[in-house]
Context: one part of a larger RNA
RNA sequence: CGUUGAUAUUUGAGGGGAUUUGUCUCUAGUACGAGAGGACCGAGAUGAACCGACCUCUGGUCUACCAGUUGUCACGUCAGUGGCAUUGCUGGGUAGCUACGUCGGGAAUGGAUAAGCUCUGAAAGCAUCUAAGAGCGAAGCCAGCCCCAAGAUUAGAUAUCGUUAUGAGGACCGUGAGAGAUGAUCACGUUGAUAGGCACCAGAUGUACGCAUGGCAACAUGUUUAGUCGAGGUGUACUAAUUAUCC
Numbered sequence: 001c002g003u004u005g006a007u008a009u010u011u012g013a014g015g016g017g018a019u020u021u022g023u024c025u026c027u028a029g030u031a032c033g034a035g036a037g038g039a040c041c042g043a044g045a046u047g048a049a050c051c052g053a054c055c056u057c058u059g060g061u062c063u064a065c066c067a068g069u070u071g072u073c074a075c076g077u078c079a080g081u082g083g084c085a086u087u088g089c090u091g092g093g094u095a096g097c098u099a100c101g102u103c104g105g106g107a108a109u110g111g112a113u114a115a116g117c118u119c120u121g122a123a124a125g126c127a128u129c130u131a132a133g134a135g136c137g138a139a140g141c142c143a144g145c146c147c148c149a150a151g152a153u154u155a156g157a158u159a160u161c162g163u164u165a166u167g168a169g170g171a172c173c174g175u176g177a178g179a180g181a182u183g184a185u186c187a188c189g190u191u192g193a194u195a196g197g198c199a200c201c202a203g204a205u206g207u208a209c210g211c212a213u214g215g216c217a218a219c220a221u222g223u224u225u226a227g228u229c230g231a232g233g234u235g236u237a238c239u240a241a242u243u244a245u246c247c
Base pairs, nucleotide, nucleotide: 001151005161006160007159008158009157010156014148015147016146017145020048021047022046023045024044025043026042032037050105051104052103053102054101058099059098060097061096065092066091067090068089069088070085071084072083073082074081075080109143110142111141116136117135118134119133169247170246171245173189174188175187176186177185194240195239196238197236198235199234200233201232203229204228205227210223211222212221213220214219
C1' cells in the first nucleotide's frame, strides 16, 4: 500500500518440523535340531543420541541482598560507618536466566506402491504372476502428529458494533512488563491494583547497634531464631496514571 468501516473468532490452499535406534524380559529353553545350540510371530520394560517445554527437585550464576575480613583515606577522636583496592578478597544466596536437573515427543492407523510373492488367464487346445483383469507387499511415498498460514491479488468465512456526529474503533499522552535495541507486542489509566510506597507473608543472611555482666586484654555471654534485605506472593489508593486533543 492492497484486501474499500471496525473489533473479535476462525477455515486451510500452501509451506515447514518431526520420522533414529540399542539392550533386556515374557512367549520359550518352546518350534527346529542327534547334540551343541536356538528362533519367527506377538506382548512388555528400560536406555542412547536428537528435539521441545519448564525451574518443583539437584546444581550453576545472581557486580544496587546478608555476613566475615586485609590495607589505606575520610566523617575531629573512641565507637559506628562510608570511599578505593578485579564486585578488594572470602563464605552464603531470593527472583530471573539456566543444565549437569525435571517433564514430554518419535507412534498407532489408513491409502497408493517398490523389489518380491500370488490368483484367474490367453496369445500358443498345454504351460505361464501379464498381454486384458485381480490380490498381497517396505524404516521409503501420500495422509495421520506439531507449527506457520487469506499478499490464497482467487486477498475467504462467521458473529457483533458503526454511517457524518447521538460517531464503532484507533491514535496520541501517562503507569508499566508475561514484551523489548528503537518501533512493535501485552497489562492498566480513578467505574483503577499498572508501577512505586506501605503492611503482612515467603525467602536470604545468621544473631545488628547500644547497653549490661565477666575478663588485664583480645574477646565472650545476655538482651537476640536478632538486625538487615534486589527482583517473589497477598493486600492497601498514600504517590503517579488528570482534563483534554487528533484520525

This is a predicted structure of a 247-nucleotide part of an RNA (large-subunit ribosomal RNA, domain VI) from a Patescibacteria group bacterium. Rfam family: Bacterial large subunit ribosomal RNA. Its family is annotated with ribosome and structural constituent of ribosome in the Gene Ontology.